A computed fold for a 408-nucleotide RNA from a Desulfovibrionales bacterium, annotated as Bacterial RNase P class A. It matches the Rfam family "Bacterial RNase P class A". By type it is a ribozyme.
[in-house]
RNA sequence: GGAGUUGGACAGGCUGUCGUCCCGGCACUCACUUGCGUGUCGGGGAGGAAAGUCCGGGCUCCACAGGGCAGGACGCUGGGUAACGCCCAGCAGGAGUGAUCCUGGGAAAGUGCCACAGAAAUCGUACCGCCCCGCACUCAACUUCGACGGGAAAGGCCUCUCGUAAAGGGAGAUCUGCCUGUCGAGGUUGAGUGCGGGGUAAGGGUGAAACGGUGGGGUAAGAGCCCACCAGUUGCCGCAGUGAUGCGGCAAGCUCGGCAAACCCCGUCCGGAGCAAGACCAAAUAGGAGGGCGAUCGAGGCCGGCCCGGCCGAUGCUCUCGGGUAGGUUGCUGGAAUCAGGGAGUAAUCCCUGAUCAAGAGGAAUGACAGCCCGCGACAGAACCCGGCUUAUCGUCCAACUCCGUUU
Numbered sequence: 001g002g003a004g005u006u007g008g009a010c011a012g013g014c015u016g017u018c019g020u021c022c023c024g025g026c027a028c029u030c031a032c033u034u035g036c037g038u039g040u041c042g043g044g045g046a047g048g049a050a051a052g053u054c055c056g057g058g059c060u061c062c063a064c065a066g067g068g069c070a071g072g073a074c075g076c077u078g079g080g081u082a083a084c085g086c087c088c089a090g091c092a093g094g095a096g097u098g099a100u101c102c103u104g105g106g107a108a109a110g111u112g113c114c115a116c117a118g119a120a121a122u123c124g125u126a127c128c129g130c131c132c133c134g135c136a137c138u139c140a141a142c143u144u145c146g147a148c149g150g151g152a153a154a155g156g157c158c159u160c161u162c163g164u165a166a167a168g169g170g171a172g173a174u175c176u177g178c179c180u181g182u183c184g185a186g187g188u189u190g191a192g193u194g195c196g197g198g199g200u201a202a203g204g205g206u207g208a209a210a211c212g213g214u215g216g217g218g219u220a221a222g223a224g225c226c227c228a229c230c231a232g233u234u235g236c237c238g239c240a241g242u243g244a245u246g247c248g249g250c251a252a253g254c255u256c257g258g259c260a261a262a263c264c265c266c267g268u269c270c271g272g273a274g275c276a277a278g279a280c281c282a283a284a285u286a287g288g289a290g291g292g293c294g295a296u297c298g299a300g301g302c303c304g305g306c307c308c309g310g311c312c313g314a315u316g317c318u319c320u321c322g323g324g325u326a327g328g329u330u331g332c333u334g335g336a337a338u339c340a341g342g343g344a345g346u347a348a349u350c351c352c353u354g355a356u357c358a359a360g361a362g363g364a365a366u367g368a369c370a371g372c373c374c375g376c377g378a379c380a381g382a383a384c385c386c387g388g389c390u391u392a393u394c395g396u397c398c399a400a401c402u403c404c405g406u407u408u
Stems, first nucleotide, its partner, number of pairs: 001404010012373007020045009030035001047379001051390002054388005059274004066308004071270005076090005091104005105265002110263002112259003127204002129200023154176003158172005212230006231255001233252008278330004288321006300312004337356008
């Protein structure tokens, strides 16, 4: 200097003139025991999300408020909190170089799904292959037999001839054997092709994923078939920790994919409705019409659905239809409040002390105009109130951490 991660602050500002809502003081008018109006003075007046209505509560009513089923929510461990599905810390897995971020019960309780491709996607398989056996065909080599032919001439025998003391020589025919060519047939071995049977899941292919990995032995060829090492699973033991869990040792059998925001199983938790809740005052109407039941041995009604149980209940209760009013006051802002200091704690947060009182409209208040500044103004307006989560968002600033480059 650049690129990131996490946390926090602000949310246009200032001045002037009118205007607006609330609170308080003073004065005045009218009414009358406290209210309306006018004037003036002082103080205050939308958010980090006010949005979503997604969670948890306070508060009000049902209502005196239990048990169970169904239903719903959550889901590692420990802590925080009024509580939570939230926050903090840790553990395990994953992403990232990293700061950091994301996820979280159970798949050997059962059922279900995994398209397409592939032989096969949970218990059985073989597409290409590898091996063995049998049959058929082809080729090659070797060998045997036969036929035909050729060659040499090793041996035997016969005829003729020459010849010797004896021997022996030549010619011809024939037999046995040898070498070799062609054809045919058979056998053996090997190779190839095809078919059939058996073995195999190591190699290849398909796929997101194929039922442990590496090496060796073994085998007809292979396979945890066996062995060594490693990973995983299960069981036992030890150490550390509150715990999730981690580390180590021993043994066993060789190995058991993914999905539960699929049904399901396990554990924990959960009344309902909601400020249009509710309370009070005033006024008006038709204290209307009809139905059911009845007197404590309980009709009827109420308690989110159902059951048990409980409560109200008798000149009464309840159901159906119809009519009237919807005006005013209150709830309505002092809170599980905010800020500062000190303490405990890694932190969330808690404790102590002190200070402060920060909008309460009611068809809906904070607006209009002018001037200046600059970061040029986004998302956007309380409606009973808090604690969270989620979503939207212009721009400026602060702090810590990580990575890259350069210089010293």
The model forms 97% of the base pairs in the Rfam consensus. Model confidence (mean pLDDT): 77 of 100.